[in-house]
RNA sequence: CGGGGUGUAGGUCAUCGGUAGACCGCGCGCAUGGGGUGCGUGAAGUAGCAGGUUCAAUUCCUGUCACCCCGA
Repeated sequence: CGGGGUGUAGGUCAUCGGUAGACCGCGCGCAUGGGGUGCGUGAAGUAGCAGGUUCAAUUCCUGUCACCCCGA
């Protein structure tokens, strides 16, 4: 320098055009004498960033940043 992949909740990942979810973790409550554990409930993300297309974008297109892989 060229090509490709990934970037979504604190963590690991879904969703892949129509008001964004799961599990783990965390807060609260219940069960237990207490812990572990189980159950219930709640908080938490303007989807890396900036534009474009669309009635509507996490999703499609362009640019850009970070990390990873391949090639030179």